Predicted 3D model of a 77-nucleotide RNA (c-di-GMP-I riboswitch aptamer) from Desulfobacterium sp. It matches the Rfam family "c-di-GMP-I riboswitch aptamer". Its Rfam clan is "c-di-GMP_I riboswitch clan". Its mean pLDDT, the model's own confidence on a scale to 100, is 81. The organism belongs to Desulfobacterium, within Bacteria. It was read from a public genome assembly, where an Rfam model found it.
RNA sequence: UCAAGUUAAAGCCAAACCUGUAGCGAUGCUGGGACGGAAAACCACGGGUCUCAUGGGGAGACAGCCUGGUUGGCAAA
Numbered sequence: 001u002c003a004a005g006u007u008a009a010a011g012c013c014a015a016a017c018c019u020g021u022a023g024c025g026a027u028g029c030u031g032g033g034a035c036g037g038a039a040a041a042c043c044a045c046g047g048g049u050c051u052c053a054u055g056g057g058g059a060g061a062c063a064g065c066c067u068g069g070u071u072g073g074c075a076a077a
C1' cells in the first nucleotide's frame, strides 16, 4: 500500500420499550435504553409495505424490507 473481514483492537450508529414533543395518521425529533449493524451513512428512481383522503385523479411515511446509485471508519491473525 492492498483488502479477506468470522471470534482482534479503537471509535461510530442504535431495534423493541419508556419519557417529552410535532402530526388526523403512517411516522419524525429530544432524552433514556440496546436487539442488532461495515455501510443500520446519504439518495424515495424501481419493487414492496404502511398512512390519510377519495366517485376517480391524489397527498404522504418507511433507506433498520429488497434492488440500485454515491460516499466511507478500522483493518488483528
Stems, first nucleotide, its partner, number of pairs: 005074001012037002017032002020029003035064001041070003046066002048062005